[in-house]
RNA sequence: GCCGGAGUGGCGGAACUGGCAGACGCACAGGACUUAAAAUCCUGCGCUCCUUACCGAGCGUACCGGUUCGAUCCCGGUCUCCGGCA
Numbered sequence: 001g002c003c004g005g006a007g008u009g010g011c012g013g014a015a016c017u018g019g020c021a022g023a024c025g026c027a028c029a030g031g032a033c034u035u036a037a038a039a040u041c042c043u044g045c046g047c048u049c050c051u052u053a054c055c056g057a058g059c060g061u062a063c064c065g066g067u068u069c070g071a072u073c074c075c076g077g078u079c080u081c082c083g084g085c086a
Stems, first nucleotide, its partner, number of pairs: 001085007010026003019069001028044005046059004062078005
């Protein structure tokens, strides 16, 4: 240099041919149980704004654009990592 694969919450990892992004697990927080803990069970858990709080609104799939009513998914470019060829 050429070709192929990958990049999604704190971590792993789903989302089948474009139609509610984050299922499920781990971690973490609160509660129940316990003399206490572990285990188990229940609830919560991306970011920002608003609110005393609940509610609500917007943004978010490596980055920048495009197509589309609608993009993690399709198209173009860029970055990083892995593999192959030279």
A computed fold for an 86-nucleotide RNA from an uncultured Eubacteriales bacterium, annotated as transfer RNA. Rfam family: tRNA. Rfam links the family to the GO term triplet codon-amino acid adaptor activity. The sequence was found in a public genome assembly.